Transfer RNA from a Candidatus Nanopelagicaceae bacterium, 72 nucleotides, folded computationally. Its Rfam family is "tRNA". By type it is a transfer RNA. The prediction has a mean pLDDT of 82.

RNA sequence: GCCUUGUUAGCUCAGUGGUAGAGCAUCGCUCUUGUAAAGCGAGGGUCAUCCGUUCAAAUCGGAUACGAGGCU
Numbered sequence: 001g002c003c004u005u006g007u008u009a010g011c012u013c014a015g016u017g018g019u020a021g022a023g024c025a026u027c028g029c030u031c032u033u034g035u036a037a038a039g040c041g042a043g044g045g046u047c048a049u050c051c052g053u054u055c056a057a058a059u060c061g062g063a064u065a066c067g068a069g070g071c072u
Stems, first nucleotide, its partner, number of pairs: 001071007010024004018055001026042005048064005
């Protein structure tokens, strides 16, 4: 230098064009003499960044940044 791939909640990850989700974590409540466990609920998101395609983009295309792998 070229090719492939990844980037979504504090963490680990789903989500292949039409409402952004789960588990764990955090907070509240219930339960308990108390704690833990368990149950119920709540908060938390610039979907890496920018541009484009589309009535509509986390999802499709391009560029950039960072990470991983490969080729030379």